[in-house]
Parts: sequence; C1' cells; structure tokens
RNA sequence: AAUGGAUCGCUAGGGUUCCGGUUCUCGCAUUGCGGGGGCGCUGGUCCGAGAGCAAUCGACCUUCUCGAAGUUUGAGGGUUACACGGCGGGAUAAAAGCCCGGGAGA
Repeated sequence: AAUGGAUCGCUAGGGUUCCGGUUCUCGCAUUGCGGGGGCGCUGGUCCGAGAGCAAUCGACCUUCUCGAAGUUUGAGGGUUACACGGCGGGAUAAAAGCCCGGGAGA
C1' cells in the first nucleotide's frame, strides 16, 4: 500500500399500503351484506440486520491431477478474523438493528 467481498434464504426487529380483526356511521334489508371513517389489534402480505443464523459464489494459501511449461483443466483441504456505538437526517404506505454508517464518538 492492497484485499478483508457479493448474492440468496431465514430470524431478531419494524410499522400500516393490501388482506384479516375490531369499532363508529350510512345504505340495503337482515340475524347479515356493501360504502365511508377510526384503531397496530394475536396474525397473513410487505420492509428487514457491518457488529444475528445458514447456504452458494468469489478471493487468498496449500495438495493432487491434465499438460513441455504456464497466472491452464479438474478435484480435495484450510482461511475469510475482530467489532461498544449516539443525536440527527433520508426512503418507502409507514417505521425499524434498512440507508447516511465499521459514520460522529468511545
């Protein structure tokens, strides 16, 4: 000085666009149906982690193999560590361990 990565799935978590629930009101006319408003309300759809989980790919090291050789082909093994963190702002329907952000700071 460079690399320390990317993607997908799930979860912690999040609110309210849609579904559902509940409530008020209006209409139909009934033991309910439809329209409008309110309420995040166990849930489904939805968003979703740098510091959560798992997988795939990539990168690095190494061994064998193909090959005259090579930064080539194919296969195997190993590594991919550590990580406390505001206030405030942004997007989306809205909010959040999302993004600003491994930021400010410690």

Predicted 3D model of a 106-nucleotide RNA (Guanidine-I riboswitch aptamer) from uncultured Panacagrimonas sp. Lineage of the source: Bacteria > Pseudomonadati > Gammaproteobacteria > Nevskiaceae > Panacagrimonas. The RNAcentral record of the sequence draws on MGnify. Its mean pLDDT, the model's own confidence on a scale to 100, is 82.